Predicted 3D model of a 532-nucleotide part of an RNA (small-subunit ribosomal RNA, 5' domain) from an uncultured prokaryote. Its Rfam family is "Bacterial small subunit ribosomal RNA". Its family is annotated with ribosome and structural constituent of ribosome in the Gene Ontology. The RNAcentral record of the full RNA draws on ENA.
Context: one part of a larger RNA
Parts: sequence; structure tokens; C1' cells
RNA sequence: GAUUGAACGCUGGCGGCAUGCCUAACACAUGCAAGUCGAACGGCAGCAUGACGUGUAGCAAUACUCCCAGGCGUCGAGUGGCGGACGGGUGAGUAAUACUUAGGAAUCUGCCCAGUAGCGGGGGACAACUCGAGGAAACUCGAGCUAAUACCGCAUACGCCCUACGGGGGAAAGCGGGGGACCUUCGGGCCUCGCACUAUUGGAUGAGCCUAAGUCGGAUUAGCUUGUUGGUGAGGUAAAAGCUCACCAAGGCGACGAUCCGUAGCUGGUCUGAGAGGACGACCAGCCACACUGGGACUGAGACACGGCCCAGACUCCUACGGGAGGCAGCAGUGGGGAAUAUUGGACAAUGGGCGCAAGCCUGAUCCAGCAAUGCCGCGUGUGUGAAGAAGGCCUGCGGGUUGUAAAGCACUUUCAGUAGAGAAGAAAAGCCUACGGUUAAUAGCCGUGAGUCUUGACGUAACCUACAGAAGAAGCACCGGCUAACUCCGUGCCAGCAGCCGCGGUAAUACGGAGGGUGCAAGCGUUAAUC
Repeated sequence: GAUUGAACGCUGGCGGCAUGCCUAACACAUGCAAGUCGAACGGCAGCAUGACGUGUAGCAAUACUCCCAGGCGUCGAGUGGCGGACGGGUGAGUAAUACUUAGGAAUCUGCCCAGUAGCGGGGGACAACUCGAGGAAACUCGAGCUAAUACCGCAUACGCCCUACGGGGGAAAGCGGGGGACCUUCGGGCCUCGCACUAUUGGAUGAGCCUAAGUCGGAUUAGCUUGUUGGUGAGGUAAAAGCUCACCAAGGCGACGAUCCGUAGCUGGUCUGAGAGGACGACCAGCCACACUGGGACUGAGACACGGCCCAGACUCCUACGGGAGGCAGCAGUGGGGAAUAUUGGACAAUGGGCGCAAGCCUGAUCCAGCAAUGCCGCGUGUGUGAAGAAGGCCUGCGGGUUGUAAAGCACUUUCAGUAGAGAAGAAAAGCCUACGGUUAAUAGCCGUGAGUCUUGACGUAACCUACAGAAGAAGCACCGGCUAACUCCGUGCCAGCAGCCGCGGUAAUACGGAGGGUGCAAGCGUUAAUC
């Protein structure tokens, strides 16, 4: 000098864009952060609608009231499907099962894309529900009924799997829209379209595995290793392999630093530097690891699973003392620690994700707003004129000098802030209607392309623009002995104090404290810490 996720002191007008627990991976009150599908299913707890019927008024129409069929729109709880393995957080552990780069073969891959072939016919349950029982609760148990895209056989098998090549094995599910003939038990069949489903091939994406090289310090750590190193056989995995086991052999690593100890997430990058290098790894992006601590598996395409399960432990809470509940290193927020780090905010409008045919629902991802000069950038705090060089202050050699065109005065301007008005873009879709093309028996329906129409904005009292008034509301901080730009007076008297280094201060201190003046930066300026 440059830099910082900074902190502290003094000061502080506005805006844009970023950033904001570096410490206790300490403990957490409260709310929210993962649901969705009725176009898989049985249903009716609730809301809305409500035929037939009842009652009241009425001659009647009709009005009101009551009851009421899951019939319709929905839909709590339940069965079932998909998603909760993504997204979000943290950096504890890890010095190599990690990361980076370059290769490899013995693998899997839901949803998605393309191809091939199918989607026939049956069965028995279990929830919900009803009844009963236990328990303070959490919840649990028994009996009975029932549906399905839940479950299980049978049939079929192009391709698939196993094979001793003779043969053997294995699948599925329906739902919704529309419809001319024909059939019908009036439910539908049948045809067609869409979404699903099954088997298999290839792709894409994602993931698992192996190899090599690189990857901090310590030798005041020199030897380490028994599934250890290799083979055979068996098991096991999606898959190679001591991955595991039995037997056999005695190997394997190491001064090119094994083993041990300490420290540490790694990288793209960031800071600095002319570069070489050095230091770092906040934000953003990729990978890894973790989810109160330790262990374990289940389900699943994928987990050994942050807001799933089981066991053990510590801690907290409830309890009828028998037993139960919990996990913010998600977003806010609280206590604690600390020099120190924000709101218990708004919205799904956009982007993206999950589910769904869709409408849509969910989304503390995200987009925004709030707080903080934490940083970077921009703007303003007026402009011109103005010598009687005013007053006051300070200095003085008492003549004057300086503050100083500075102020006042005069003439203007109005950025920003304020008030009022007006006001883009972020919005394209989806929906509805319609034309053409495709599918089709079809002018339904569905899909694609185009025209039209109808709306959808948290931010937002926003951006931008216009008008109004008036210089009006807006400057500090550090320094002035040398390094280093900037000097005098007073006070103090080795005291009080200063100080980055040299050093100042003991009666004329440009070095302490104050004042006047000056210098440097400026909504900041200094100090401290840290890196080059």
C1' cells in the first nucleotide's frame, strides 16, 4: 500500500447492488418448513345442494319449517398410488472408503424418450365401519362385515431368465372422455381416444465400483500388519474383490517416510504480488460427510433415510407411577457463549419442485419486504457575485497579520429528502370460443398449430415522469517532531501524559492538555485484529 463475513471509538443525509453466529455440531418455548391424487377404492364424520314426504298459512299457485335417499358438488379419517433419497442446513468427523485430474470394466437406474409384444379368466383377505374389552394417556386387543390400480393362484410368453441343451421358469389393472349401427340382465357389452399397467430391447439421466497421479506439519513417532498378503473352493452383492468363510502357502507395507501423533471438509476459486510465490476456502457453484450420541436394519428404482422405524445412552417434558412423548447443523425466534452477526414479516405474482387428465393444492426452495454505513458504487449537504478586507477569535515586533470572498448583503437554482398527481416492465400461460391438420366408422372426444376473448402482481403509497414551496432538512473524523502533507500561543514542569519506530516531558515543549490556524480523507474517519 492492498484486502476483510470484521469488531471498537467518534460521527452520520439519500439511493442502488451485495453481505450479515467466524464463538457453544451448546440447549431449545412457540408457529410454520411435504404433501398430493375422489379420473385407483369402500364410504358419509363434516360443509353445500336436496327429489319424495311431514307440518303451518292459504281455495290454489306458493312461502316457511322439519325429516331425509351418497343421488350430486365436495370431503375428515381409512385402504391404495406417487412423492417424503429432491429441495433446505451445517462442517462435527475425515489426511483418504474424501476431493481434483485422467482412465477403466464386472453393474443398477422410478419418472422420461424410442422400439417390440401383451393387457384373458378367477380367488381369498385386511382397514375403514359395527359390537365388545383394556388403559390416566399414548394407544392396544378380540369378534363380525366390505371395496380396489391392495394381495394371491390359473391361462398365455415374441422377446426374457435358468439349463446337463433333453427341457424347465416367470406377467399384467384398471380408470376417465366420446359414440353410429348391433346386442343387453338396462349396469353395460362393443368401437374409439387419453392416462395408467405387464414383459423385454436400446437410449438419456442419475448412481455404485476399480486404477494411476496430485493433496498440511511432526523422526523428540522406525518399524507396522494375522483376514494380515496371495491361491483354491464355497457363500454373498446390482456388480469386480478377503467383501465373508473353510483349507493351503508365508507373505504384504516401510527413510521415495510405513505406523503413530497433531491439524484440517476438498475443489472451481478469493486476497495479495510485476511475476514466481505466499495466505485463505465467508457469499456463489461442484463433490463429500453429518442430522441429540452410538448401533441396526426395514421399505423402496434409489436411504441404512434431518422434519421415517427399532435398540441402547445422556438430557427435557407429561403421568393416575403402571407407562408414555421429544430431537431447529430447515425459516423466523429464545436462553447461553461471545468483541460480534438481522424479522417469531409478505406472497406463491414470477422461476423451480412434488402430486394431479386438469382446475388446482402444497412449497420459510424461491421471489420480495424489514433491520445493520458491514462492504462496494453513485448523489447531495448549494451556485454566482460580494472588500467597508465588517464584527468576533487568534497572533503580534502594536505598524499590523490571519481566519477571509469566508460571513453578512444581492442575484439565482431546487438534485436528493418532503407533499400532491400521473404511472411502464416483470404476464407468459392455463381456461373459454373458433379455423386447419392428425387420430377415428365419426362432423363426438382427444392431440398439435394459429386467430379471438377473458382474467391473474407479494413487491407497490415501488421504478420512471410531472407539479409545488423554500437555501430551505443534511459534515464529520484523524493528524500537524522525523519517517509523513500540515505551526503558533497558553497551561503543565521527568508531573500529568504521549508513543508504530526513533523517542518527547526535569520552566521559553511545533512531540503532553487546550485554543487559533493548517494538512489529509470524507458519510465516513481513525484504532485494533488478520493476510499478502